The RNA shown here (Fluoride riboswitch aptamer (crcB RNA motif)) has 63 nucleotides and comes from Ollibium composti.
Formats: sequence, structure tokens, C1' cells
RNA sequence: CGUAGCCGCGGGGAUGGGGUCCCCCAUUGAACGCCAUUCGUGGCUGAUGACUCCUGCCAGUCG
Repeated sequence: CGUAGCCGCGGGGAUGGGGUCCCCCAUUGAACGCCAUUCGUGGCUGAUGACUCCUGCCAGUCG
């Protein structure tokens, strides 16, 4: 330096990534938004659990 095996370093919080904090779950799990409805379906908000930064998207104004 390379290869192989074993064990450990957990996972989740309605759309991406990083940091911090909070909450939840133990694989039979945590999680899978809202409104209306004739239950067939139609409409709506948000990239956060919260804060913050980045990326993407939307609206307005100025150059």
C1' cells in the first nucleotide's frame, strides 16, 4: 500500500444538503400536511421538528 472476513460507529420528525438544539422510535417501530367532498374526487401551504447557512423554487421592487 492492497485484498478478504468479523464487529462497532443506530433510525425517524409531509420535498435537498451542513451546523446546533429539541422530540420520538427500537424493525411488529418512530414518519407518510391542510381544506372541501356527492367519498368518485377537487383545491391549498411549506425545501426547517425549531434556529441558521447553502442550493433549488415562487412573488414583488430597483438597477

Annotation
The prediction has a mean pLDDT of 83. The sequence was found by an Rfam model in a public genome assembly. NCBI's taxonomy places the organism under Bacteria, Alphaproteobacteria, Hyphomicrobiales, Phyllobacteriaceae, Ollibium.